[in-house]
RNA sequence: GCCAGCUUAGCUCAGCAGGUAGAGCAAUCGCCUUGUAAGCGAAAGGUCGUCGGUUCAAUUCCGUCAGCUGGCU
Numbered sequence: 001g002c003c004a005g006c007u008u009a010g011c012u013c014a015g016c017a018g019g020u021a022g023a024g025c026a027a028u029c030g031c032c033u034u035g036u037a038a039g040c041g042a043a044a045g046g047u048c049g050u051c052g053g054u055u056c057a058a059u060u061c062c063g064u065c066a067g068c069u070g071g072c073u
Stems, first nucleotide, its partner, number of pairs: 001072007010025004019056001028042004049065001051063003
């Protein structure tokens, strides 16, 4: 330098033939316990990497840039 993949909650990841964004774990609160852990329950937590385009409508389609990973040279 060229090609491909990935970027979604604090972490690990789903969701992508366009239609109000989820799980597990962690943290918080409550129950239980003499107390802690474990267990059970609840609530909270997201401008879906950036900037544009298409569309009535974009996490999803297209382009651009950035970061990460891999391959080739």

A computed fold for a 73-nucleotide RNA from a Candidatus Peribacteria bacterium, annotated as transfer RNA. The RNAcentral record of the sequence draws on ENA. It matches the Rfam family "tRNA". The family's RNA type in Rfam is transfer RNA. Lineage of the source: Bacteria > Bacteria candidate phyla > Candidatus Peregrinibacteriota > Candidatus Peribacteria. The prediction has a mean pLDDT of 83.